[in-house]
RNA sequence: UGCGGAAAAAGGCAAACUACUCCGAAAGGGUAGGACGCAAAGCCGGGAGCCUAAGUCUGGGAAGAUAGGGUUGUCUGGUUGCUGGG
Numbered sequence: 001u002g003c004g005g006a007a008a009a010a011g012g013c014a015a016a017c018u019a020c021u022c023c024g025a026a027a028g029g030g031u032a033g034g035a036c037g038c039a040a041a042g043c044c045g046g047g048a049g050c051c052u053a054a055g056u057c058u059g060g061g062a063a064g065a066u067a068g069g070g071u072u073g074u075c076u077g078g079u080u081g082c083u084g085g086g
Stems, first nucleotide, its partner, number of pairs: 012038002017033004022029002036073001042079003046076003049071003055066004
């Protein structure tokens, strides 16, 4: 240094759903409950993808387009952390 021990040990987070005279135009977020799961399902919107469309533009209208919005539990990148004994 590597492998095993490890389906281990100590812990962590929290999907769907429910509640809230909560925030937001919406997507979505927050708090509490709840666990589907996760070795980064810790953190950062760097690169992409996806979602929404207040405002703006087009249209007679119906609608369509558009991110300064959102998503890190969509992927990737960066960065930090737990175990690693015999």